A computed fold for a 72-nucleotide RNA from a Patescibacteria group bacterium, annotated as transfer RNA. RNAcentral holds the sequence, with entries from ENA. Taxonomically the source falls in Bacteria candidate phyla (Bacteria). Its mean pLDDT, the model's own confidence on a scale to 100, is 80.
RNA sequence: GGGCACUUAGCUCAGUGGUAGAGCGGUCGCUUUACAUGCGACAUGUCGGGGGUUCAAAUCCCUCAGUGCCCA
Numbered sequence: 001g002g003g004c005a006c007u008u009a010g011c012u013c014a015g016u017g018g019u020a021g022a023g024c025g026g027u028c029g030c031u032u033u034a035c036a037u038g039c040g041a042c043a044u045g046u047c048g049g050g051g052g053u054u055c056a057a058a059u060c061c062c063u064c065a066g067u068g069c070c071c072a
Base pairs, nucleotide, nucleotide: 001071002070003069004068005067006066007065010024011023012022013021018055026042027041028040029039030038048064049063050062051061052060
């Protein structure tokens, strides 16, 4: 220098046009002498930044940034 993939909750990830979700973790309550386990409830968020298309964008297009891999 060229190519490909990824970026979504604290962490690991799903969601590929129509209300942003799961597991783990967190907070509170019940249970216990206490802890753990279990059960119930609650809160998670600028969907990496900007622009565009669309009635409607995490999702499609452009651009920038970051990370990883391959080639040279």